[in-house]
RNA sequence: AGAGUUUGAUCCUGGCUCAGGAUGAACGCUGGCGGCGUGCUUAAGGUAUGCAAGUCGAACGGAAACUAUCGUGUAGCAAUACAUGAUAGUUUUAGUGGCAAACGGGUGAGUAAUGCGUAGAUAACUUUCCCCUAACAUUGGGAUAACUUUGCGAAAGCAAGGAUAAUACCAUGUGUGGUGUAUUGGUGAAAUUCCGAUACAUUAAAGGAGUAAUCCGGUUAGGGAUAGGUCUGCGUCCUAUCAGCUAGUUGGUGAGGUAAAUGCUCACCAAGGCGACGACGGGUAGCUGGUCUGAGAGGAUGAUCAGCCACAUUGGAACUGCGACACGGUCCAAACUCCUACGGGAGGCAGCAACCAGGAAUAUUGGUCAAUGGGGGAAACCCUGAACCAGCGACGCCGCGUGGGGGAAGAAGGCCUUCGGGUUGUAAACUCCUUUUUACAGGAAUAAUAAUGAUAGUACCUGUAGAAUAAGUGACUGCUAACUACGUGCCAGCAGCAGCGGUGAUACGUAGGUCACAAGCGUUAUCCGGAGUUACUGGGCGUAAAGAGAUGCGUAGGUGUUUUGGUAAGUUUUCGGUUAAAUCCUUUAGCUUAACUAAAGGUCUGCCGAAAAAACUAUCAGAAUGGAGGUAGGAAGAGGGGAAUGGAAUUUCUGGUGGAGCGGUCAAAUGCGUUGAUAUCAGAAAGAACACCAAUGGCGAAGGCAAUUCCCUGGUCCUCACCUGACACUAAGGCUCGAAAGCGUAGGGAGCAAAACGGAUUAGAUACCCGUGUAGUCUACGCUGUAAACUAUGGAAGCUAGAUGUUUGUAUAAUCCGCAAGGGUUAUAUGAGUGUCACAGCUAACGCAAUAAGCAUCCCGCCUGGGGAGUACGGUCGCAAGACUAAAACUCAAAGGAAUUGACGGGGACCCGCACAAGCAGUGGAUCGUGUGGUUUAAUCCGAUGGUAAACGUAAAACCUUACCAAGGCUUGACAUGCUAGAGAAUCCGGGGGAAACUUCGGAGUGCCGAAAGGAGCUUUAGCACAGAUGCUGCAUGGCUGUCGUCAGCUCGUGUCGUGAGAUGUUGGGUUAAGUCCCGCAACGAGCGCAACCCUCACCCUAUGUUAAAUAUUCUUAGGGAACUGCAUCGCUAAAACGAUGAGGAAGGUGGGGAUGAUGUCUAGUCGUCAUAGCUCUUACGCCUUGGGCAACACACGCGAUACAAUGGCGAGUACAAUGGGUAGCCAAACCGUAAGGUGGAGCUAAUCCUCAAAACUCGCCCCAGUUCGGAUUGAGGGCUGAAAUUCGCCCUCAUGAAGUCGGAAUUGCUAGUAAACGCAGGUCAGCAUACUGCGUUGAAUACGUUCUCGGGUCUUGUACACACCGCCUGUCAAGCAAUGGAAGUUGGGGGUACCCGAAUCAUGGUUGUGCCAUGAGAAGGUAAAACCAGCAACUGGUGCUAAGUCAUAACAAGGUAGCCCUAGGGGAAUCUGGGGCUG
Repeated sequence: AGAGUUUGAUCCUGGCUCAGGAUGAACGCUGGCGGCGUGCUUAAGGUAUGCAAGUCGAACGGAAACUAUCGUGUAGCAAUACAUGAUAGUUUUAGUGGCAAACGGGUGAGUAAUGCGUAGAUAACUUUCCCCUAACAUUGGGAUAACUUUGCGAAAGCAAGGAUAAUACCAUGUGUGGUGUAUUGGUGAAAUUCCGAUACAUUAAAGGAGUAAUCCGGUUAGGGAUAGGUCUGCGUCCUAUCAGCUAGUUGGUGAGGUAAAUGCUCACCAAGGCGACGACGGGUAGCUGGUCUGAGAGGAUGAUCAGCCACAUUGGAACUGCGACACGGUCCAAACUCCUACGGGAGGCAGCAACCAGGAAUAUUGGUCAAUGGGGGAAACCCUGAACCAGCGACGCCGCGUGGGGGAAGAAGGCCUUCGGGUUGUAAACUCCUUUUUACAGGAAUAAUAAUGAUAGUACCUGUAGAAUAAGUGACUGCUAACUACGUGCCAGCAGCAGCGGUGAUACGUAGGUCACAAGCGUUAUCCGGAGUUACUGGGCGUAAAGAGAUGCGUAGGUGUUUUGGUAAGUUUUCGGUUAAAUCCUUUAGCUUAACUAAAGGUCUGCCGAAAAAACUAUCAGAAUGGAGGUAGGAAGAGGGGAAUGGAAUUUCUGGUGGAGCGGUCAAAUGCGUUGAUAUCAGAAAGAACACCAAUGGCGAAGGCAAUUCCCUGGUCCUCACCUGACACUAAGGCUCGAAAGCGUAGGGAGCAAAACGGAUUAGAUACCCGUGUAGUCUACGCUGUAAACUAUGGAAGCUAGAUGUUUGUAUAAUCCGCAAGGGUUAUAUGAGUGUCACAGCUAACGCAAUAAGCAUCCCGCCUGGGGAGUACGGUCGCAAGACUAAAACUCAAAGGAAUUGACGGGGACCCGCACAAGCAGUGGAUCGUGUGGUUUAAUCCGAUGGUAAACGUAAAACCUUACCAAGGCUUGACAUGCUAGAGAAUCCGGGGGAAACUUCGGAGUGCCGAAAGGAGCUUUAGCACAGAUGCUGCAUGGCUGUCGUCAGCUCGUGUCGUGAGAUGUUGGGUUAAGUCCCGCAACGAGCGCAACCCUCACCCUAUGUUAAAUAUUCUUAGGGAACUGCAUCGCUAAAACGAUGAGGAAGGUGGGGAUGAUGUCUAGUCGUCAUAGCUCUUACGCCUUGGGCAACACACGCGAUACAAUGGCGAGUACAAUGGGUAGCCAAACCGUAAGGUGGAGCUAAUCCUCAAAACUCGCCCCAGUUCGGAUUGAGGGCUGAAAUUCGCCCUCAUGAAGUCGGAAUUGCUAGUAAACGCAGGUCAGCAUACUGCGUUGAAUACGUUCUCGGGUCUUGUACACACCGCCUGUCAAGCAAUGGAAGUUGGGGGUACCCGAAUCAUGGUUGUGCCAUGAGAAGGUAAAACCAGCAACUGGUGCUAAGUCAUAACAAGGUAGCCCUAGGGGAAUCUGGGGCUG
C1' cells in the first nucleotide's frame, strides 16, 4: 500500500467481498512447563450452610472462675481437710454506657440530567475523630437495665412488683467567649449577612488510670486540615412519522422551613416562562480517566484498575447520628420463602465461597491476618471473605522446551511414474555428545526493623540418573504462500467473494506431498480499518443517484464596496492556574530474559485568569460613490386584463340547378342517397380558431403569449447629466403564480373527440384502419397543484483568445431620395438580448467552451448500490381523483453512464452473383429403379439428418463382403513378440462322425549346420507375459473432408491518435472480376489471399515418325514462340482506367476449361479407412462355422429412369465420332440358334488386333385413339456367370398390356459449343449400372434491367443483442416458499387524570400530660373512561424468490401503430385510446 467481482472487451460510477488489528469471548481438534494477568457480558432471577463489624472492664453496677491474705464454724493431738465470710489481685463477660457500624466490599436496575466531565462561585453553608490557640469544669437530684419475684406465650418474646450504678439523664452557679436585638464605626462597586465598639437578653462541662510525675478523656470559642452540601457557564446518544409545552407553572411581597441560597412549602398579587440554536414527548443508556482501531481527523467502546453517581427483594417513611432517609438498622404496605401448638412469628448473598435456574459461556463451600490498610482500645490485644496468598480454566500476554553433531547402501515402507526413475530424505536406522526440561536427594532466601512468614521447605542453588517425559492445527482454483494420484459423476458435497461438481475435478471425499503458524491452530460473533462508501481534513448533482415547476415576492439566518478614527468580542503572542493517580511516549532500573513492575522526564491538543498587539472579521462614530435605487429624454415587443369589430373555412337550415351515386380504404364494408344525396349557385344561422406576414425572430419569473382597434396596466433596454448614499446578494419556514387532464355550479356546443356502438383486419383484435358518437374541448366563478413543468444544467456578481449570423438601442462617417422638414442604405465603434463554430481549460467519455459543464467567491436545494417503493403506516391539504411528507422486513451481486468491436434491423446508400427478371428444359401428378424416415422383425448391422444427410460412406450385400440374428464350436486364441518345460523335421495322403467349423483314427516321411555335446528354423502340447474388440466417448484428439466461398477479404511491424477497449493504415474520390489499379490522406511499409507462375484446348515454328508405303496436309510426341489495352483514332479524365471504332492476328480485352480454397465460422462430419488418449470386455463385447438378415411394407420424403406421343411410333435403307479398355484379358472371320448366346480360335502385352455409335438423313405405314402411344405387372420357355441364382442376379423369346392424355401449392438447372436431345467408353466387377466418372454427335432461346425474392461484400445509422434476432424481454393466470400491510375481534402493558379507601410516619393545633384527640400530607390497593404501545388473528391486499407450466408479445431495430412523461376513461394480461408536453 491494495485486491476480487457488472462487460465480448474498455473507461467511469457504484455497491458487495477479502487480506490487518482487537476481545472479560464461545465452539471444534489438539495439548509439555513456568511467570504475570484475568474469569456470570445472560435472570437487579431464587437461595441450603458457613463466614463477611465489632471493640472498650482504664465509663458503670453486677455475675462467674481462680489465686493470695485474714477471719468464723466443723472434724482432727497437730499438720491439715471441708464449709463460709471479708479484703486484694488475675481472667472471662450478659447488660447499661461510649466509639464504630454512613468506611471498606458488591452491582449497574434506574437516570438524557436532582447525573457525569471541565472551569468557576459559596458576601448563602456544615464538618465527630486530628492539629494549633485561648479559657473552663460549682453544687445537687431523681430514675433505669442488669439482678430478683410473679405471670402470659408453642416460639419469638412480653408484662407487672421490688432493688441498684455511671463519662447514661435532669436541675443549678459561672461566661474568656458564642448567639439574638438595638445604636454605631470601618472595608468594599455592592453588606440586615464581613471586621469592630457599646447596652440588654440568652447559652457549657465528666470523669477515668496511676503512689506520683503525668496520661487519656469532658466543655466553650477562634483558626487550620480533612470530608461534604448547594449554585452557575460550557460540553454530554437517536427520533420532527413527537411542534407546540407549562397553573407552583414564571416572577414579586410576606411568612414558614433548612447547616445553607431558592416556589423548597404556604398565603396574596401579576401573567408570565420555555420552544426550529429543537421546547414537550418517545426510544436507548450509569458518566469519566481511559480501552480498541486509525497516518491523522475521527469511529466504536466504558470488563479488570482509578474518580464520581445511583441502588441494596418491590414501594413508602422517618428515627439515631458530625454524617443515612442507612446492603449484613427500625416502622408500614406488597410479592415470595420458611417455622407454627393456627393464636402468631421469622427472612432478604447486586459481601466471600457455595447451590439451583437461565445460557454458547465464566472458578474453591481453600489458607492467613505475616505484610498493606481499616474499626475499637491508654495499651496488650481483639475483629477484618478489605487485603495478601494458594486452588481451578491455554481465557489472554510473555518466556522455555520437545534434543545437538555426524550419518548415502540415498535402506525398507508409502506415494507418483514417461517404468528410466523421482519424492518422502540426513529424514530414519546407526554412532558420538549434551541435560534446558523431568525424576530423586540435600541445602535454602528477599519480602521485617529489635519480635512475628499464611505463601513455603516455594523461588533459587548443588548433586545423581538418563534422549530420556513432551506436536499439533489449518490450508494448497484466483484473491493467497503451497500439487499430484485415486474415488465420485450437477450425485454426494464445497463456498468469504468470484465460483467448483453433468466420466480425465490441482475447488467435493481419501491418500501421498507441500505451505503457514505453532502449545496452539482453525471457526463463529462483535468493533475499528481498508471505505475518500456521509467527504472538517476529504465527495458530488447535463447524460451514472442528485437543481424543488417558477426559486417570482419576501421573514429569520448566512454573506457583503471604498475610507478615517475609537473599542478589543473573535484572532495572534506571552505568562499564571488547572487538566487526580494509573494509562500512553522516552530514558534508566528490578525480577536469569520478556511479559510484568518501579523511578525520572514528556504528552494530556481542554478550560479559566492576567498582560500585550490592532493587520483582518466584528462593533461604535464620521466621510465617499464605483454596487443598488431614483429624476429627465428616447426605443422595441404574440407581456397581462377588459371591451368592441372583422374576413376565410367547417357544419346546419331554406331555396334553385341536376339526376345516381357519394363517401371511405392497401382492399373493402358499415354509413349517406330517387322522401333527390354528393356536386353547384344564392341566402341565413351558430360556435370555435385566427392562413399569408413567420424567422435559428420578439416578450414574460416560469407555466405561457399570435386577426384588427380602443381603454387600463407590469417589466426591460439605451443616452446624458443630476440626486439618495450600501439602501445589497441569497433565502429555511411563509405567500403567490403554475400546461394538459380532472372536479363543482351556471351557460355554450360548429368542428374535433376518451367512453360507447357498428364495419373491417386477424388464429384472436377488448387495438392500429373506416363510419357514427357522449363527456370534454369554449365562457364565468371556484377547486386541484401535477408533467420528459427540460437547457434533464439553482441564483448573484467578477475574471479568462477569437470568428461569424441575427433582434433592438446609441454615437460617428459615407452615400442615396427630397425644395425643405425628414427618410432610407452601408461601414465602424459601443450597450442589451438570442444562435453557430472554435482556443486554453474542464470532463469517465459524449461533450461544454464569455448564454461554461473553465478559474475563484457567497447563499440555498438535493444525492449516498439495485429491487421492495415514491409503496405501507401516521400526519397535513383536497368535494373527489389524489397531492405533499415518507420507512421497514425481505431479496440480489449487481443495477447504471459513456464509448469500442461485432452481430442484427419488417434502417439507409452503393455493388455483385442464373439471385430475380427474360427465356429453354424440368421436378412436384403416373409406373419403375434407388436412397432415407417410419413401421415390422430373431436380425432387418452401423454411420450421415435444414442449407452443408437422403443413386451419401457403398468405384457394385446370392456365399464371401458382414460389422447384425439363430444355432454349433474354440480359449495364449484367426494374427504378433518373448520366456519356461516337453514332443515332433517340415510336409503330404486317407477313413469315420458332422450342416460346416471341428473332432477322431490311421499311413507315408525324416531334412540343414555341427567340434557329434548340441544349435538354427519350423510344427505341436502345457503354462506365463500377452494377443484381440467395426465395443464407448468425433464434446479428449491427429489426419482428412464439407460449408460460407474462388466471396475479396484477413492481418502484422513501426509511427500517430485515444486514459482505455480500440482507431488509423484497410476510410474518402474514381476504377476493377478482384483490398485490381490511380489520386488524395498521419501514415509508411509488409504478409496470407486476388492476379500471375502450373496443366489442358485453340494457332504457329523446330525436331520427331513405331503403323502396307510415304511424311506434303491431317495426326502423334518433345521443345519453343505467340496476347501485353502493346499499336492507331475518337470520346471522357487529374491519373488510373473506361467506352467506341480499327489495324494486325489462330485467338482481344482475366481467350475457354482445370488444378489451386486466406484469417476464420458451424464445439459441422468421421474413433466404422487409418492413427491415437481414457474407459470397458477377456471360456467373451474376442475367434471359427452353417443358415438367415442387410432385399421386409398400411405409409411419407429425396435423387433418377421411362413415358404420356405425330418435332412421334413402327418397319426398311443409309452416314458420320471421341475418350478409353484389354493376357485369370479383349476376342475377329466362319458356323449354329428367332434371340440371349454357343462352337470356334485368327490377331493383340496394342497409333498395328478386338471393342458395330445413336439421334440425324431417305422411303413407307400409322391418323389422335389409352392408340401400331406407353411399357409396368404376370405366365411360360430359355441363355450366361458362379460350389450355389429359393429367399436374392442379369439377359433373351413368346404371351400379358397396369398407371399415365403434360401434372395443385411449391420448386430445380442453365448465358454458348452452353441448355436440351443423342448415343459411346471406363472404373467397380465371376455375374449384376436407370448410379458415378469421362467422351464425342446434333445444337438453340433470352438477358429491358436491378423495384422485388435469396445469398454475399463495403460504408453508414439505431440497439436494452454478445450463446449475438432461433437474441433479449413484459404482464396476468397456475404451483411452492418467505417476509410484510389492512382487518371483525382478542390478550397483555399503560405514564397521567378524576374519585374512593388510607398503613407507617411527619407536621400543625388542642390538652397539665409520657398519653389521647382533631386537621393536613401520605405508599400500596380499588373504581371509571379514553389516549398510547405491543402480541395473536378468520379473512384479505400487494411484494419478493423459485432450470425447463398457461395466455399473449408490450419494450429493445422505424421492434413492425416511434417511444416516453402527467392526466382521464376502457380492457384477461402485458396495455389501448383521448388531451397537453418531451426527444432520451

Description: Predicted 3D model of a 1480-nucleotide RNA (small-subunit ribosomal RNA) from a soil metagenome. Its mean pLDDT, the model's own confidence on a scale to 100, is 83.